[in-house]
RNA sequence: UUACGAUAACGGCAAACUUAUUCGAAAGAUAGGGACGCAAAGCCACGGGCCUAAGUAGAUUCUUAUAAGGCAGCCGGGUUACCGAA
Numbered sequence: 001u002u003a004c005g006a007u008a009a010c011g012g013c014a015a016a017c018u019u020a021u022u023c024g025a026a027a028g029a030u031a032g033g034g035a036c037g038c039a040a041a042g043c044c045a046c047g048g049g050c051c052u053a054a055g056u057a058g059a060u061u062c063u064u065a066u067a068a069g070g071c072a073g074c075c076g077g078g079u080u081a082c083c084g085a086a
Base pairs, nucleotide, nucleotide: 004084005083012038013037017033018032019031020030022029023028036073042079043078044077046076047075048074049071050070051069055066056065057064058063
C1' cells in the first nucleotide's frame, strides 16, 4: 500500500414503531424517543430497480402515461475514511 474483518480497542450510524414541528401535491424529508440491524447503514442518483404523479399530454366520468420529485438500510459502480488479531 492492497485485500481482509476479531466475542479486540476507541467510537459511530439507527429499521419498524412512535411524538412533534416544519417542508412537500404526494412519495418522502427534518428533529426527539426507540434499537432491527450495519465495517462504510459515510458521501454521489452514474447503470439497473423501486415509490410518488404536482406539472404536462390524453381523457372529460373514472382515470391512463410520464420525473424534471424521491429511496444510498434494494443491487451494481464511483469516491473518501477509523482500528489492526488471524

A computed fold for an 86-nucleotide RNA from Paenisporosarcina quisquiliarum, annotated as c-di-GMP-I riboswitch aptamer.